Annotation: This is a predicted structure of a 511-nucleotide part of an RNA (small-subunit ribosomal RNA, 5' domain) from an uncultured bacterium. The full RNA is in RNAcentral, with records from ENA and SILVA. The coordinates come from a structure-prediction model, not an experiment, and the mean pLDDT is 87.
Context: one part of a larger RNA
């Protein structure tokens, strides 16, 4: 000098920050992942009969992101420069297309099982679920002769023609489908760099390398079958210990040398192991399937679970917080939108745990009071210190006022733009209105009174700071020399006196 600290004594405010290092130990509760009626079709509720809203069910979109841990992992995990065989929902630009038709499966209703969790026939039914034709610039596959492939609608307005009065057609916007091209995320391959041990010297059979073949989005022993006999190693293979890696952080004039808590990139985990589905992406923390240990429910016949998400609870341990608030804001997920959802976040709460910053009075008082203490007994000293005497009110406390963080959304107009259209719909703009968890907010004014607010260490030398008194190698200090056996500035207490100050000391690692 620093710290995610702890311990001891001590504590008055605020601002900013940090808060299981230990058992990747086990978990009661309640929360953290939905949303879309502008895909569908059905059941209820209200109702001004226009229309508005609830449910469970199909179907789309997201639940791979955010958020937690650091167990495993000396490795292309990380970091840095490269690389060529690849993929990419939503986004965005460009081009072309949305055509005819069909059969089902849920919810539903009936009739069963079953303690439950669940579940089993039968029958009806929609869709942007599913399926088949047709098209095919482009696109894929080719033996260059060909040959395969799609899609789906919904909502909103309308002037003519049509109408079976449902619409049909126009047109706007979302969607959808094929295909470039782009952007963003993603896979893979490589050079170098990355702990400690040689009391670990030999390691390796998909091993190494090639041919046929599979398999991926994609290169490759990725994987198989043949065929050769390689491959790595003292420039330390292999095996064993330990460790997530970085940017950083701390230190130190630098070199370095230890570290890797918040934050922010990557990586790996998600009760222990192991599979694959779904999907543009998982081999998926809060998904599915086995297997194992645990802990629950049972009607013994079978089932549920998974906090290294945020609170919170035992257990560990020197030692680490609330079972709050709110989506008002920034960001994420649905949704045209309004909205909804969201322990991410935004904030309170507890804690001197750390940085910072303010206080705990200010002037003036010499009878140098009184008491303590030491004295050579004359006096010294605590000490302008208190008292006294005149002000001040910061911060806290009472009371009033009072920004900022709020941008949006809604109504009503104009102007553009689209279009047949003065409609709708989109942009822009104007007025009106209108959304804060923090919140008794920052901050400013009034009142009131020195009033409510200072203590830990140390004084033999390193090291700033001295005497008494009691102890009598005892008792008992101590970082190092060392100190104590009868005059101890080293023990223990009082005065005094250093230092630091809401903290001071102690330990423990570390430069």
């Nucleotide at each position: 000098g620093a710290c995610g600290a702890a311990c001891g004594c001590u504590g008055g405010c605020g601002g900013c920050a940090g808060g299981c290092u230990u058992a990747a130990c086990a978990c009661a509760u309640g929360c953290a992942a939905g949303u879309c009626g502008a895909a569908c079709g059905c059941u209820c509720u209200c109702u001004u009969c226009g229309g508005a809203g609830a449910g469970a069910g199909u179907g789309g979109c997201a639940g791979a992101c955010g958020g937690g841990u650091g167990a495993g992992u000396a490795a292309c995990g990380c970091g840095u420069g490269g690389g060529a065989a690849u993929c990419u929902a939503c986004c965005c630009a460009g081009u072309g297309c949305u055509a005819c038709g069909g059969a089902a499966c849920a919810a539903c209703a009936c009739a069963g099982a079953g303690a439950a969790a669940u579940u089993u026939g039968u029958g009806c039914u929609a869709a942007u679920a599913c399926c088949g034709u047709a098209u095919a610039c482009g696109c894929c596959c080719u033996a260059c002769g060909g040959g395969g492939g799609a899609a789906a609608g919904c909502a909103g307005g309308g002037g003519a023609u049509c109408u079976u009065c449902g619409g049909a057609c126009c047109u706007u916007g979302c969607a959808c489908u094929a295909u470039u091209g782009g952007a963003u995320g993603a896979g893979c391959c490589c050079g170098c760099g990355u702990c400690g041990g040689a009391u670990u010297a030999g390691c390796u059979a998909g091993u190494u390398g090639g041919u046929g073949g599979g398999g991926u989005a994609a290169a490759g022993g990725c994987c198989u079958a043949c065929c050769a006999a390689g491959g790595c190693g003292a420039c330390g293979a292999u095996c064993c210990g330990u460790a997530g890696c970085u940017g950083g952080u701390c230190u130190g004039a630098g070199a370095g040398g230890a570290u890797g808590a918040u934050c922010a990139g990557c990586c790996a985990c998600a009760c222990u192991g192991g599979a694959a589905c779904u999907g543009a992406g998982a081999c998926a923390c809060g998904g599915u399937c086995c297997a194992g240990a645990c802990u629950c429910c049972u009607a013994c016949g079978g089932g549920a679970g998974g906090c290294a998400g945020c609170a919170g609870u035992g257990g560990g341990g020197a030692a680490u917080a609330u079972u709050g608030c709110g989506c008002a804001a920034u960001g994420g997920g649905g949704g045209c939108a309004a909205c909804c959802c969201u322990g991410a976040c935004g904030c309170a709460g507890c804690c001197a745990u750390g940085c910072c910053g303010c206080g705990u009075g200010u002037g003036u008082g010499a009878a140098g009071a009184a008491g303590g203490c030491c004295c050579u007994a004359g006096g010294g000293u605590u000490g302008u210190a208190a008292a006294g005497c005149a002000c001040u009110u910061u911060c806290a406390g009472u009371a009033g006022g009072g920004a900022g963080g709020a941008a949006a959304g809604g109504u009503u107009g104009a102007u553009g733009g689209u279009u047949a259209a003065u409609a709708c719909c989109c942009a822009u703009u104007a007025a009106c209105u209108g959304u804060g968890a923090c919140g008794u907010u920052a901050c400013c004014u009034a009142c009131a009174g020195a009033a409510g607010a200072a203590g830990c260490a140390c004084c033999g030398g390193c090291u700033a700071a001295c005497u008494c008194c009691g102890u009598g190698c005892c008792a008992g200090c101590a970082g190092c020399c060392g100190c104590g056996g009868u005059a101890a500035u080293a023990c223990g207490g009082a005065g005094g006196g250093u230092g630091c100050g809401a903290g001071c000391g102690u330990u423990a690692a570390u430069c």